[in-house]
Formats: sequence, structure tokens, C1' cells
RNA sequence: GCCGAUUUAGCUCAGUUGGUAGAGCAAUGCAUUCGUAAUGCGGAGGUCGGGUGUUCGAGUCACCUAAUCGGCA
Repeated sequence: GCCGAUUUAGCUCAGUUGGUAGAGCAAUGCAUUCGUAAUGCGGAGGUCGGGUGUUCGAGUCACCUAAUCGGCA
């Protein structure tokens, strides 16, 4: 230099053909316990790496760009 993959909650990951973003774990509140752990129940937590565009509507499509990983030279 060229090619490819990945980037979504604190962490690990889903998200189908574009239609109002989810799970598990963690943390937190309540119940249970003499207390802790375990268990049960509940709520919270994100604008999807950044930007522009297309569209009535974008995590998803197009373009630019950044980071990480891999391959080739």
C1' cells in the first nucleotide's frame, strides 16, 4: 500500500426483508435471613464508533472517516 472482519447498556452479545432498540451477566431497590450468600420480584441504564446523504421512516442502505483484529505484498 491492497483486501476482509468487527465497532449496539459497565461487560459478553442478539437485532430477519428498513418500521418506534433487546437478552444474559454486573450494579441497584424490595422481599426472604439473626446477618451474609443463595433465591424470588421490580425498576433503571443506549440514540447503535464519528459525520454526511437516501427515505415518510436508518442499528440495517450509500459515501467519507476513526479504532481494533486478520490476510497479502
A computed fold for a 73-nucleotide RNA from an Alphaproteobacteria bacterium, annotated as transfer RNA.
It matches the Rfam family "tRNA".
NCBI's taxonomy places the organism under Bacteria, Pseudomonadati, Pseudomonadota, Alphaproteobacteria.
Its mean pLDDT, the model's own confidence on a scale to 100, is 82.